[in-house]
RNA sequence: CGAGCCAGCUGGGCGGCUGCCUCACCCGCGUGGUGGGGAGGAAAGUCGGGGCUCCACAGGGCACGAUGCCGGAUAGCGUCCGGGAGGGGCGACCCUACGGAAAGUGCCACAGAAAACACACCGCCCGUAUGGGCAAGGGUGAAAAGGUGCGGUAAGAGCGCACCGCAGCGGCAGUAAUGUCGCUGGCAGGGCAAACCCCAUCGGGAGCAAGGCUGAGUAGGGGGGCAAUGAGGUGCGCCCGCUGAGCCCUCGGGUACAGCCGCUAGAGGCGCUGGGAGACCAGCGCCCCAGAGAGAUAGCCGCCGCCUGCCCUCUGGGGGCAGGGCACAGAACCCCGCUUACAGGCUGGCUCGGCGU
Repeated sequence: CGAGCCAGCUGGGCGGCUGCCUCACCCGCGUGGUGGGGAGGAAAGUCGGGGCUCCACAGGGCACGAUGCCGGAUAGCGUCCGGGAGGGGCGACCCUACGGAAAGUGCCACAGAAAACACACCGCCCGUAUGGGCAAGGGUGAAAAGGUGCGGUAAGAGCGCACCGCAGCGGCAGUAAUGUCGCUGGCAGGGCAAACCCCAUCGGGAGCAAGGCUGAGUAGGGGGGCAAUGAGGUGCGCCCGCUGAGCCCUCGGGUACAGCCGCUAGAGGCGCUGGGAGACCAGCGCCCCAGAGAGAUAGCCGCCGCCUGCCCUCUGGGGGCAGGGCACAGAACCCCGCUUACAGGCUGGCUCGGCGU
């Protein structure tokens, strides 16, 4: 210098004018004044877990769902840290639903003889009848009953042997996953469990529109009884049906609305010290940092910065213009995580390659 890997941070700055939400204080009270505070690393997706609230709930089991190497962290998690195993990369480093296939069931396209109670197309050997032996080689496939070599044989074959692999047992190391060494066995027998399933562990439901208080009972409403009045049957009266003021008895507490609470001081932030390999934990000090109502956190101007485009110089670079742009994105009960989106910029550590000394 080039190419990369990992981790962390930032994500326009300054000034002026005019506004918005909220809290506190002040006055001569009004749509007044002064002062404080006012979005994010993801506020997003609402995916995992928890706090909180209401409802439900003897115990146990079934069913259903989630998770799945080991150890640790944590309030908890499907999160995080450390480790193991497998895979990828020259490397820094990265990726992995990573329990069980000798419980059972099922599936394995095409090709191929055969996709699993193994089988025999070409082939090899013996014999030669059309019979028997074999699985080395060929061929198919994502996958074919250990691999390489030597011996052996009619040809072959763990048939025998060496090494590798595999299985069982044991020793040692490790908390464990596991690693390693030794002995034994010629070798069990394909793959798929993000197929059903089996095993282990965990899981009650709904969510701040949760839920509570006040207005709120002497109010209003439903049902039953008595029944004024009104118009009608028929001109009048009786009578009949309808209407239903009012009175009595009785039932019941809902839905919506308005105001308030829940509501933001919390597994809180920052700093220092200590413990730990780390996630994280402990102690001390300081700080208070949006909280509403479908919802304020903004608008304009000037200067600067950055990016892009064009132009001029003259090229190491410098300058000018733009009536171009400045990412993703907007809290709503709160917290811890995960995932996803993100122009540009900064910092630290590390790897590989080239050149110079």